[in-house]
Context: one part of a larger RNA
RNA sequence: UGACGGGGGCCCGCACAAGCAGUGGAGUAUGUGGUUUAAUUCGAAGCAACGCGAAGAACCUUACCAGGUCUUGACAUCGUAUGCAUACCAUAGAGAUAUGGGAAAUCCCUUCGGGGACAUAUAGACAGGUGGUGCAUGGUUGUCGUCAGCUCGUGUCGUGAGAUGUUGGGUUAAGUCCCGCAACGAGCGCAACCCUUACCUUUAGUUGCUACGCAAGAGCACUCUAAAGGGACUGCCGUUGACAAAACGGAGGAAGGUGGGGAUGACGUCAAAUCAUCAUGCCCCUUAUGACCUGGGCUACACACGUACUACAAUGGCAAUUAACAAAGAGAAGCAAGACAGUGAUGUGGAGCGAAUCUCAAAAAAUUGUCCCAGUUCAGAUUGCAGGCUGCAACUCGCCUGCAUGAAGUCGGAAUUGCUAGUAAUCGCGGAUCAGCAUGCCGCGGUGAAUACGUUCCCGGGCCUUGUACA
Repeated sequence: UGACGGGGGCCCGCACAAGCAGUGGAGUAUGUGGUUUAAUUCGAAGCAACGCGAAGAACCUUACCAGGUCUUGACAUCGUAUGCAUACCAUAGAGAUAUGGGAAAUCCCUUCGGGGACAUAUAGACAGGUGGUGCAUGGUUGUCGUCAGCUCGUGUCGUGAGAUGUUGGGUUAAGUCCCGCAACGAGCGCAACCCUUACCUUUAGUUGCUACGCAAGAGCACUCUAAAGGGACUGCCGUUGACAAAACGGAGGAAGGUGGGGAUGACGUCAAAUCAUCAUGCCCCUUAUGACCUGGGCUACACACGUACUACAAUGGCAAUUAACAAAGAGAAGCAAGACAGUGAUGUGGAGCGAAUCUCAAAAAAUUGUCCCAGUUCAGAUUGCAGGCUGCAACUCGCCUGCAUGAAGUCGGAAUUGCUAGUAAUCGCGGAUCAGCAUGCCGCGGUGAAUACGUUCCCGGGCCUUGUACA
């Protein structure tokens, strides 16, 4: 100087407390461990691994296993020779491939010598490696933590390591600001500048909107769209304060003290993660640790854990009715209306739309009736049968529909998680990936709470100080 203390002081955070809803019990989905296996590819490991890499494993993907094959190679550059070959068809085969047939006689430039593209044969230089090492690395990322800290120059003090500044008195979300001070300044962080949301004005007005009964027409008032501005600064008033910074209350205002949300992550810590995104040193393989193909596996199952979904019901289930109110998105190898067929998944057919025009699209929670507290008209697992869709192909191993079947489950031990407002809870909608496949992920809006006395305690963090056999 740091680190640590079941030392002290001050302060903060859904850290506790006050509340609401959960997890832990059940079934299922999914990830992991373990076990099994020819293989169940690899990585991730307290917080900060475990619906994680994977925004989607039937083949492919795919890295794993078994079998069948290749060796200048599936891919790149260079030499020589040939000028066609590929495509297509037949046969054999699980296919990769092998054998045979075979149309056409390729394309670009040309100084007509040739050169290039492409293909085949051949020689070696080489290719190739999701092989090892993240404890050799770059790059990227997590975490403490959006915590308020981390430093430097000059000066001063100290033999020196170092100190000072950065401590102190107040204040703040903040090393934020004020005052004081052997310090005076400065940098990276904080804040602001950026995006979005809440209000207004101006401009613009189609595909949007309508003051007209409908349409047309007309218009841009309104809604809305999208560009530029305005607006909030403790600016004004009062009180407190040290005449400061600031705090509290008030006015005006759509909004008030950082208005709400996001992006933004200092110096560093964890030899944290990643050699399997990529790049890369060194080591290793080179008729194989490279490459191709078929089939299998990554989907196994006594069990254990994490994360979710659905329930255990009456604030509910079922049925019917008619009527309504969103936002944000996506659409051409696409979204698909009306119509028709089917109980339905879906099919036939195809208007319109590269979309403020058309489509997906139906929002869900509402109202009425019924059920009467039961393992039930709760719950829906499991299983049987019959179908639909995608796709060469749904056996291993997809999703959906109808009929039948109707497990466990009656609110969950110890323990434990999230959340302070348009939040929790609850309700539906969309998108990426994607042929097909979501209870996951990322977004969107609808309805819409309770509680916070307070900081004694648990956890994490910041500043000062003290002790130390630690560095």